[in-house]
C1' cells in the first nucleotide's frame, strides 16, 4: 500500500487469484515455565454400565450402645442425664445452584415506560397478640400377600402434626361525615348496620432473675417475580391476501391479576405494500473476529434473559413449579422376572457405546469462596477451590560464549578455558495434603531445532544430476515435448521459529452494494411512451407552535469486556484499584434559523382568458388523378420476356408493341428540405364535418393549484390470430426453370397466405438520440422552422433585404467532462427533485411457480454446473472477392525465341536393392551442394584387419610386447590357431578415462548464403500532440528511377539505404615505349614488270608519329535556348557535342523478417557411440528402373544439309604443362622435337563469304541404338570412361492444357576460353562474332510501393469462427408412478386430568337427641353418572418438502471424428432486432425497423 492474470502493445471496464487477521481440523517437528471467563459447540436434545451431584435440624417420637448417676425383685432389670449410630413423625430447603440450546422471528430478547390490574417464604421496621378445649398417626408391636418393587389389616404413642371455640381481624352488601396520595379515585383512613368467614405453638440456656431461638395478626420495607405499552434487531413477494374467539360490545367465570384467558348472546368487524399471511433460517443481548470507519460476520466457552430436561400432554404440594436426580398418563427405547408383575431416563461430575476430520481423569479437597440447615459447634455440596491430559490461544526464557589448531578464508573435526537460566540432586519455604514456584547448596554444555520455500506475483539459484508433454507440479499467471532457475534429488540460499505448513469457514483486501462511496450513449445498466394513485420532494413574505432539530440538567445504558493512570505476580501475558466511556433511549427545562405543521397575504412555478398564427397531428366523410394488371374493340406481325449468360413461362386460338373504350384494387409522382406535426408508435392528392395539441404576443384572472411517480391505467410498427369483407401489384410457404460438388439459397418464370378494409386479440423491434422526466446554472459563431419588434428597399403584393427577443430544429466550438471515441445552453459539463436499471463470461431470458393470452407466445425470472476471462474505446501491423495513387518484361499489352510432345544427358521423386549414403522442396529444391563418384572421392553395402594418452587393479624373468619356419584357417595374410625358435621388459585382461566420428540436433549456436530486395525504405535526437500504446517528422501537392527534389504544414535537424563513391565500356589530351606499332628516311629480302616502276614481308638500322599497352587528367552540368509548370523541384523538344539528361554495364544488398539453407567445408555447446558409429584395406554401390516432374542437348530440315576453297575475334590458359614444325597413320592418335616459366613461344574459331551437289523424300533432314575393328588415360575401364573408323540406322514432319525467358550491341545464333581434370562436358563462369521484332500504353492478371478505410486476424486470411451429426463424462429439467417427512382440514376411537353430581365408608367438630341415633359442617376414600379439555391412535382430503424412476429434454466440457461454410475485410447474398413460414445443419425467405454497413455518386448544411 497494493501486486498477477484479458492484449502484439495501450488506456479502461470487469472478475478470478496472492500478500493480512481470525475460529476448527490436519501434516511435519517438539527443550522449559507462566496465564487463560480453551478442550463432545458445530455431526446424534443419540444412547448409557458404574460411582459420586442435597441435605440438615438438642422441635418431637423410638430402637441400639457407651459413659455417668440414682432405685429395684442385682449373672439381671428399671429411671434420669449426656454421647455416638440408625429408623419415624415434623420444619427449613430440595423452584437455587449446575447442564444443554431442541424449540422459539415472539407468549422471548434489548432499550425505554407503565401497574390506580398484581403477588412475594425465609430478611428488616413499626404496632399488637399467643386464651381454652379436643384428635389422629408414623417409627415400634402382632398377623397377613407379593419372586421383587412394595403392600394390606389390627393394636400403642408425642409433638413446632390435625381440629374446634374466643378475640383480633377479613371479605361481601348499604350508609355516612370528612382526611390523604395522585394528572385523574375506582384507591387508603375512620365510623354504623346485616351476612359470611374466622389467627397463634413451643423450645433452650441461666447466676432463677433474665437472655435467646421461635409462633400468630395487622402495616411497611427490601428481596425476587406477574402482566401490559412503545421502540429496535434474519432472509424469500417464484408467499399478496390472512382472519371464526376472528374484531368489538353487554353479562358471568377463572387467576395473585388486567385481558376474548375461557363461556353464553349480539353485531361485523380486524390486520395487510411502513410486508399481512406464509416459507426458510435462528435462543436473544452484554459481548466477540475483522475493519481507519461505515460496515460485514459471529454470539461456543464468562455475565445477564429466555426455554428444555428420551418425545408428548396433565397435575399435586408449595411463597414460589406445571418442577433435570416429584407424580400420573400415551408414545418410543432398554432392564428385572417365579410371566402374575414392576423398574429406568447423564442436556449435572467423571466414564463407555456411537456419530465423525474433530475435544481430557471413572483424580484430590470442602483449607479458600459460596449455597443449604442449624442458636451454635458444625454437617452437606463433581458449586467451588485444586491437580492430571493436549502447543488450543496468549505471554516470557532457552537450545550458550571465548581462544587456538587441522580444514579450501569452506563444510566438518580436534584441544583447552567460562559461565550455568533450564536440566539432574540435597535442605527449607511453599499446600488441605501434593506439585510448581521461590530460596541457598552441589554435579553439569551438559538435556533442547524445526517446518515451508528459492519462475514471476514474492525475500532466496540462471547450480549440478536425473526425466524428456512421461512422471509430476501449479492458489493465479504458467511450468514438462533431451541442455527444466517451475517436476524427482543433492548442494547452497531465503522466511518464521518451539513451532511451521496445509485443508475448511469468517473478515479485510472490495469504492466489486458505493449512507459515507459507485455506475447505466458505445463496457452490465434508462421501463416503447404517456397519464396518474400511494410515496419522496417542493417558490416569495408575514405570524403562531416546537414534531424534526440545536443546548443544559436529570435518570438509565447491571458486572465483566474497552481506554488512561497507578498497583501486585522477578517481566509479560494475567490480575488489583481509581477515572473515563459504552455513539442508545426517557424524563425536565430552554431557543426558534431551517424543515415540519397551523393562519394569512404575493405573483416570478403552474394553469386559465383574449389576439392573430403554423403544421403529413388524430378520427369519419366525400372526391380527384398516374401507373399496374385484367376485359372489349380497331391496327399490327413473329416474336416476346427474362439473365452474367441461359432456360423455364407467354404467342399464329395472333402475344410484345400502338391507339379508343370499359372494369377493380392499391397507392398518391413534382412540390419534398438535417423541413414540419406528434408523448411515442407514428403521420405525405384534395374539400368538407367533428376532435387535440403546440409556439408566440397581451403589466386579464386564479393564486402554489407544482414536480417525479411503486402499484395501476391508456396507447403501442411490422408479423401474427379470430370473425367478415376485398384482392390489382407486390409476395413467406409452395411449384417449376437455371447455377453448383450439392444449392433445402442468392438469379429468373409463377404463386397460396398475407399485404388493404370493418370489428376483436396480441404488446413485442437495433420501439434509437441505443441518451428516463422536471428545474436551475454554465463562451460563442453559423444555417434553419414558427411568431413577434424594429430598421431599408419597394416593380406595393402575406413582397423582398437586414438586426433584436421568443420557441423549436441542425452544424461548429470554448470552460468543463470522459477510458477513449466523443459531449459541448437540444450536455455526456455544474447542481437539486424524484423514478427504472446494473453487478464477471456462459448456463439463460432457459426450467420450476404465478398472470396475461384462442395461439403463437408475453411479463415475472432462478440454479446445479463450468469458465480465466468475457468485454469497450483507441493503437500498431497484417488482410480484404474495400477506395484512391504510383511502378515492374522474374506483370500484361505489343512482338521474338523457347519449355510442355520425340530420342538422348542430366537432376529429383518413385521403386527396387546387400547397399542403391546424405542434404535440399512454390517464388527462393531439382546441371543445386563448383555433387562431370570407374579405385580413391565415399560418408552407403558385403567382407577383413588395426587401434584404449593418462590412473588404478589384476598379470608379467616360472618370460610381457614383438619377430619367424611350417600346418590349419582364408578370397589372401605369423591377422588368428598349434607347436617350435628367437628376443628380454613390459603389457592392455578388468574398471575408469580418452583419440576419433561425413552419429544426432541448422528448432542450442558463429561464420557464410539465399529471399523480401531489377524494392524505397528503416530509424534517432530534440521538440510539440496524446493518460497511454503511439503519432507528428515519414503527411498533402507537383515531381523523380528514388523518403530524388520543390513548396505547404509543429516540427526542426540527423543518421543508415537511393544518390554520390569504385571498376570496366564509349571521346580527346599527356606520360612512357618491350615483348607491342611501322606513316614517313635508309638498308635487306620476295612477287610482278624489258626497264621506270609497282607490291609485299618490320627482317635490320631507326622512329614512337599511329594502333595497342597502362597510368595520369579532360569532359556532361538541364550549363545554353524555347515551350509547359507555380516564378518552383522538373519535364518535353532543340543547338552543340563521342556522349546527354542515371551514357551503357558491373561492383556495392539499410532496419529487419523468412526458428528460410547450411553441424556434410570449417569452426561450435549438448547428446550419443568408443573395440565400435573411430582407422586401413579388398570388392559391390552411389550409374539400378514399370513409371512421373525440372534443367538442357541434338532435331524434326532448303534462312538447311554435304562436299571443296577463302577471312575475321575476344576473355583466358600452359612447366608432371601448352607443345610450334617434321615423320607414321584413313582418323583418333603415335613417334621426335624448336620456342615458351610467356604483350616475346604455343593452345585458337565457328557462324560468315565463294563455287559444285542434293529438290521436299522419313530424305544426302534426324541421329538414337546396337554389331566390328581400333586409339588415349589410368594399377585397373565388366558393372561404369572418352576418343576414332566402318556398318546399324529409332524416336521426330512444329508439339493438349499449361508454362517460361527478353525492350538493344538486348533476344536469337554462332564458336573459342577457362573451371572441375589422370582421363570424361551436353555443366558452370567468363569471352568474343553475327545482330532482330515490338512497346498505343495500361494496371485487367500475378505482385511490389505509398494514402485511405473495415475487421470478431496479431502463428497475423493458409487467420478467424458457426451449428447439426458420431463418441465419453458430469450437472440439471420435464417424466407413467413409486417410498418417506412435515403442515393443515374432516370424521372416528380415547389414557388422563379437572369440574359438577349421585351413592357408600370412615375420622373430627357443633347441635339436638327418646342415648338406640339423627342433623349439619368439613376432611379422607370406595363405586358409579354428566360435562369439558384431551395426548395418542385410525381413516378420508389437500398443501408443501426430500428421495427414487423406464424414458424424453436441451446444456456444459473432452488433442488432431463427419457434413457443410453462416459470422468477422463490401466475408463474397451487408449485417443485426422483432415476427411468421421454410429447411440435414450452420441457416434461408417474406413483411416492418435500426445502422452498431463497405464502396462510389448527387443533393443540403457546417
Nucleotide at each position: 500500500u497494493c501486486c498477477g492474470g484479458u492484449u502484439g502493445a495501450u488506456c479502461c471496464u470487469g472478475c478470478c487469484g496472492g500478500a493480512c487477521c481470525c475460529g476448527a481440523c490436519u501434516g511435519c517437528u517438539a527443550u522449559c515455565g507462566g496465564g487463560g471467563u480453551g478442550g463432545g459447540a458445530c455431526u446424534a436434545a443419540g444412547c448409557c454400565a458404574u460411582g459420586c451431584a442435597a441435605g440438615u435440624c438438642u422441635a418431637g417420637g423410638g430402637u441400639a450402645c457407651c459413659u455417668a448417676g440414682a432405685g429395684g425383685u442385682u449373672u439381671c432389670c428399671u429411671c434420669u442425664a449426656g454421647g455416638u449410630a440408625c429408623c419415624c413423625u415434623g420444619g427449613c430447603g430440595c423452584a437455587c445452584g449446575g447442564c444443554u440450546c431442541a424449540g422459539u422471528a415472539a407468549u422471548a430478547c434489548c432499550c425505554g415506560g407503565u401497574c390506580a390490574a398484581c403477588c412475594u417464604g425465609c430478611c428488616c421496621u413499626c404496632g399488637g397478640g399467643c386464651g381454652g378445649g379436643g384428635g389422629a398417626u408414623a417409627a415400634c408391636c402382632c398377623c397377613g400377600g407379593g419372586a421383587a418393587a412394595c403392600u394390606g389389616g389390627g393394636g400403642c404413642u408425642a409433638a413446632u402434626c390435625c381440629c374446634c371455640c374466643a378475640u383480633a381481624u377479613g371479605c361481601g352488601a348499604g350508609g355516612g361525615u370528612g382526611u390523604c396520595u395522585g394528572g385523574a379515585a375506582c384507591g387508603a383512613c375512620c365510623c354504623c348496620u346485616c351476612g359470611c368467614a374466622g389467627a397463634a405453638a413451643g423450645c433452650c440456656c441461666u447466676u432463677c432473675u433474665g437472655g435467646g431461638c421461635g409462633c400468630c395478626c395487622g402495616a411497611g420495607g427490601a428481596u425476587g417475580g406477574g402482566a401490559c405499552c412503545g421502540g429496535g434487531g434474519c432472509c424469500c413477494a417464484u408467499c399478496a391476501g390472512g382472519u371464526a374467539g376472528a374484531u368489538g360490545a353487554g353479562g358471568g367465570g377463572a387467576u395473585a391479576a388486567a385481558a376474548a384467558c375461557c363461556c353464553c348472546u349480539c353485531a361485523u368487524g380486524c390486520c395487510g405494500a411502513u410486508a399481512a399471511c406464509g416459507g426458510g433460517u435462528a435462543c436473544g443481548g452484554g459481548c466477540c473476529g475483522u475493519g481507519g470507519a461505515a460496515g460485514c460476520g459471529g454470539g461456543a466457552g464468562c455475565c445477564c434473559g429466555g426455554a428444555g430436561a428420551u418425545g408428548g400432554g396433565c397435575c399435586c404440594u408449595g411463597a414460589g413449579a406445571c418442577a433435570a436426580g416429584g407424580g400420573c398418563c400415551c408414545a418410543g427405547g432398554c432392564c428385572c422376572u417365579a410371566c402374575g408383575g414392576g423398574g429406568c431416563g447423564c442436556a449435572g461430575c467423571a466414564g463407555g457405546c456411537g456419530c465423525g476430520a474433530a475435544a481430557c481423569c471413572u483424580c484430590c479437597g470442602c483449607a479458600a469462596u459460596g449455597c443449604g440447615c442449624g442458636c451454635a459447634a458444625g454437617c452437606g455440596c463433581g458449586a467451588c477451590g485444586g491437580g492430571g491430559c493436549c502447543a488450543c490461544c496468549c505471554c516470557g526464557a532457552g537450545u550458550g560464549c571465548c581462544u587456538c589448531c587441522c580444514g579450501c578464508u569452506g563444510a566438518g573435526g580436534g584441544a583447552g578455558g567460562c559461565u550455568u537460566u533450564u536440566g539432574c540432586c540435597c535442605a527449607g519455604u511453599g499446600u488441605a495434603a501434593a506439585a510448581a514456584g521461590c530460596u541457598g547448596g552441589g554435579c553439569g554444555a551438559a538435556u533442547a531445532a524445526g517446518g515451508g520455500g528459492a519462475g514471476g506475483g514474492c525475500a532466496a539459484g540462471g547450480c549440478u544430476g536425473g526425466u524428456g508433454c512421461c512422471a509430476g507440479c501449479c492458489g493465479c499467471c504458467g511450468c514438462g515435448g533431451u541442455a527444466a532457475a517451475a517436476c524427482c534429488a543433492g548442494c547452497u540460499c531465503c522466511c518464521c521459529g518451539a513451532g511451521u505448513g496445509g485443508u475448511c469457514g469468517g473478515g479485510a483486501c472490495g469504492a466489486u452494494u458505493a449512507u459515507u462511496g459507485g455506475g447505466c450513449u458505445u463496457a452490465a445498466a434508462g421501463c416503447g411512451c404517456c397519464c396518474g394513485u400511494a410515496g419522496c420532494c417542493g417558490g416569495c413574505c408575514u405570524c403562531g407552535c416546537a414534531a424534526g432539530c440545536c443546548c443544559c440538567a436529570g435518570g438509565u445504558u447491571a458486572a465483566a469486556u474497552c481506554c488512561a493512570g497507578c498497583c501486585g505476580c522477578u517481566u509479560a501475558a494475567c490480575g488489583g484499584c481509581u477515572g473515563g466511556g459504552c455513539c442508545g433511549c426517557c424524563u425536565g427545562g430552554g431557543g426558534g434559523a431551517c424543515u415540519g405543521c397551523g393562519a394569512g397575504g404575493c405573483u416570478a412555478g403552474g394553469g386559465g382568458g383574449c389576439g392573430g398564427a403554423a403544421g403529413a397531428c388524430g378520427c369519419c366523410g366525400g372526391c380527384c388523378g398516374u401507373a399496374u394488371u385484367c376485359c372489349c374493340g380497331g391496327g399490327g406481325u413473329a416474336g416476346g420476356g427474362g439473365u452474367g449468360a441461359a432456360a423455364u413461362c407467354c404467342g399464329u386460338u395472333a402475344a410484345u408493341c400502338c391507339c379508343g373504350g370499359g372494369a377493380g384494387g392499391a397507392c398518391g409522382c413534382c412540390c419534398a428540405g438535417u423541413g414540419g406535426c406528434g408523448a411515442a408508435g407514428g403521420c405525405g392528392g384534395c374539400c368538407g364535418g367533428c376532435g387535440a395539441g403546440u409556439a408566440c404576443g397581451c403589466g386579464c384572472c386564479c393564486g402554489a393549484c407544482g414536480g417525479u411517480g411503486a402499484g395501476g391505467g391508456a396507447c403501442g410498427a411490422a408479423a401474427g390470430c379470430c370473425g367478415g369483407g376485398g384482392g390489382a401489384g407486390c409476395g413467406a410457404a409452395g411449384g417449376g426453370g437455371a447455377u453448383u460438388a450439392g444449392a433445402u439459397a442468392c438469379c429468373c418464370c409463377c404463386g397460396u397466405a398475407g399485404u388493404c378494409c370493418c370489428g376483436g386479440c396480441c404488446g413485442u423491434a437495433a420501439a434509437c438520440g441505443a441518451u428516463g422526466c422536471g428545474g436551475g446554472c454554465u463562451a460563442g459563431g453559423u444555417g434553419u422552422u414558427g411568431g413577434g419588434c424594429a430598421g431599408g428597399c419597394u416593380u406595393c403584393g402575406a413582397g423582398c433585404c437586414u438586426g433584436c427577443c421568443c420557441a423549436g430544429u441542425g452544424c461548429c466550438g470554448u470552460a468543463g467532462c470522459g477510458a477513449a471515441a466523443g459531449c459541448g445552453u437540444u450536455a455526456a459539463g455544474c447542481c437539486c427533485g424524484c423514478c427504472g436499471c446494473c453487478u464477471g463470461g456462459g448456463g439463460a431470458g432457459u426450467a420450476c411457480g404465478g398472470c396475461c393470452g384462442c395461439a403463437a407466445g408475453g411479463c415475472u425470472g432462478a440454479a446445479a454446473c463450468u469458465u480465466g476471462a468475457a468485454g469497450g474505446a483507441a493503437u500498431u501491423g497484417g488482410c480484404g472477392g474495400g477506395g484512391g495513387g504510383g511502378c515492374a518484361c522474374c506483370a500484361c499489352a505489343a512482338g521474338g525465341g523457347g519449355u510442355g510432345g520425340a530420342g538422348c544427358c542430366u537432376g529429383c521423386g518413385g521403386u527396387u536393392u546387400a547397399a542403391u549414403u546424405g542434404g535440399a522442396g512454390u517464388c527462393a529444391a531439382c546441371c543445386c551442394c563448383u555433387g562431370g563418384a570407374a579405385c580413391c572421392u565415399u560418408a552407403c553395402c558385403g567382407g577383413g584387419g588395426g587401434a584404449g594418452a593418462c590412473a588404478g587393479c589384476a598379470g608379467g624373468a616360472u618370460g610381457a610386447a614383438g619377430g619367424c619356419c611350417a600346418u590349419g584357417c582364408u578370397g589372401a595374410a605369423g591377422a588368428c590357431a598349434u607347436u617350435g625358435c628367437c628376443a628380454g621388459a613390459c603389457g592392455a585382461g578388468c574398471u575408469g578415462a580418452g583419440a576419433g566420428g561425413a552419429g544426432g540436433u541448422g528448432c542450442a549456436u558463429g561464420g557464410c548464403c539465399g529471399u523480401c530486395g531489377c524494392c524505397a525504405g528503416c530509424u534517432u535526437g530534440u521538440g510539440c500532440c496524446g493518460u497511454g500504446a503511439g503519432g507528428u517528422g515519414c503527411c498533402c501537392u507537383g515531381u523523380u528511377a528514388a523518403g530524388u527534389c520543390a513548396g505547404g504544414g509543429a516540427a526542426c535537424a540527423a543518421g543508415c539505404g537511393a544518390g554520390a563513391c569504385c571498376u570496366c565500356c564509349g571521346c580527346c589530351c599527356c606520360u612512357a615505349g618491350u615483348u607491342g606499332c611501322c606513316a614517313g628516311c635508309g638498308g635487306g629480302c620476295c612477287c610482278c614488270g624489258c626497264g621506270a616502276g609497282g607490291g609485299g614481308c618490320g627482317c635490320c638500322g631507326g622512329g614512337c608519329a599511329c594502333u595497342c599497352u597502362a597510368g595520369g587528367g579532360g569532359g556532361a552540368c538541364u550549363g545554353c535556348c524555347g515551350c509547359c509548370g507555380a516564378u518552383a523541384a522538373g519535364g518535353c523538344g532543340g543547338a552543340g557535342g563521342a556522349a546527354g539528361g542515371a551514357g551503357g554495364a558491373g561492383g556495392c544488398g539499410a532496419c529487419g523478417g523468412c526458428a528460410g539453407g547450411u553441424c556434410a567445408g570449417u569452426a561450435u555447446g549438448c547428446c550419443c557411440u568408443g573395440a565400435a558409429u573411430c582407422c586401413c584395406c579388398c570388392g559391390g554401390g552411389c550409374c539400378a528402373c514399370a513409371c512421373g516432374c525440372g534443367g538442357g542437348c541434338u532435331a524434326c530440315a532448303a534462312u538447311g544439309g554435304g562436299g571443296g576453297g577463302g577471312a575475321c575475334a575476344g576473355c583466358g590458359c600452359g612447366u608432371a604443362c601448352c607443345g610450334a614444325c617434321c615423320c607414321c597413320g584413313a582418323g583418333a592418335g603415335g613417334g621426335g622435337a624448336a620456342g615458351g616459366u610467356a604483350a616475346u613461344c604455343g593452345c585458337u574459331a565457328a557462324a560468315c563469304c565463294c563455287c559444285c551437289c542434293c529438290u521436299c523424300a522419313g530424305u544426302u533432314g534426324g541421329g538414337a541404338u546396337c554389331g566390328a575393328g581400333g586409339g588415349c588415360u589410368g594399377a585397373a575401364a565388366c558393372u561404369c570412361g572418352c576418343c576414332c573408323u566402318c556398318g546399324u540406322g529409332a524416336a521426330c514432319c512444329u508439339g493438349g492444357a499449361a508454362u517460361c525467358c527478353c525492350u538493344a550491341g538486348u533476344a536469337a545464333c554462332c564458336g573459342c576460353g577457362c573451371g572441375u581434370c589422370a582421363u570424361c562436358a551436353a555443366c558452370g563462369c567468363g569471352c568474343g562474332g553475327u545482330g532482330a521484332a515490338u512497346a498505343c500504353g495500361u494496371c485487367c492478371c500475378c505482385g511490389c510501393c505509398c494514402c485511405u478505410u473495415g475487421c470478431a486476424c496479431a502463428c497475423a486470411c493458409u487467420g478467424c469462427c458457426c451449428g447439426u451429426c458420431g463418441c465419453u463424462c458430469c450437472a440439471c429439467c420435464c417424466g407413467a408412478g413409486c417410498c418417506g417427512g412435515g403442515c393443515c382440514c374432516a370424521g372416528g376411537u380415547g389414557a388422563g386430568g379437572c369440574c359438577c353430581u349421585g351413592u357408600g365408608u370412615g375420622g373430627c367438630a357443633c347441635c339436638c337427641u327418646u342415648c338406640g341415633g339423627g342433623g349439619u359442617g368439613u376432611c379422607a376414600u370406595g363405586c358409579g353418572g354428566g360435562g369439558u379439555c384431551g395426548a395418542a391412535c385410525c381413516u378420508g382430503a389437500g398443501c408443501c418438502u426430500g428421495g427414487u424412476g423406464a424414458g424424453g429434454g436441451g446444456g456444459g466440457a473432452g488433442a488432431a471424428g463427419u457434413c457443410g461454410a453462416a459470422a468477422c475485410a463490401a466475408g463474397g447474398u451487408g449485417u443485426c432486432c422483432g415476427u411468421a413460414g421454410g429447411g440435414g445443419a450452420a441457416c434461408c425467405u417474406g413483411c416492418g425497423g435500426a445502422c452498431g454497413g463497405a464502396u462510389c455518386a448527387c443533393c443540403u448544411c457546417c
Molecule: small-subunit ribosomal RNA
Organism: marine sediment metagenome